[in-house]
């Protein structure tokens, strides 16, 4: 400098053909159980990289830039 490939709750990942309440496991926070701590169990709070376009409707499709990573010169 050219191709490809990704960014989704703290953290590791899923999201099907564009539609219905953005989902799991850890972690955090309350609770339950204990004579306590621990572990079960059960409740909550949080997320789609930024900006623009298409669309009735974008986590998804397009564009630009931004950060990660492979390969190639």
């Nucleotide at each position: 400098g050219c191709c490809g490939c990704g960014a989704u709750c703290g953290c590791u990942u899923a999201g099907u053909u564009g539609g219905u309440u953005a989902a799991a496991g850890c972690a955090a926070g309350g609770g339950u159980c204990u004579c306590a701590u621990a572990a079960u169990c059960c409740c909550u709070a949080g997320c789609c990289c930024a900006g623009a376009g298409u669309u009735c409707g974008a986590g998804c499709c397009u564009c630009u830039g931004u950060c990660a990573u492979g390969g190639c010169a």
The RNA shown here (transfer RNA) has 73 nucleotides and comes from Kwoniella mangroviensis CBS 10435.
NCBI's taxonomy places the organism under Eukaryota, Opisthokonta, Basidiomycota, Kwoniella, Kwoniella mangrovensis.
The sequence is in RNAcentral, with records from GtRNAdb.
A source record names the gene tRNA-Met-CAT-2-1.
The prediction has a mean pLDDT of 81.
The same sequence occurs in records of 2 taxa.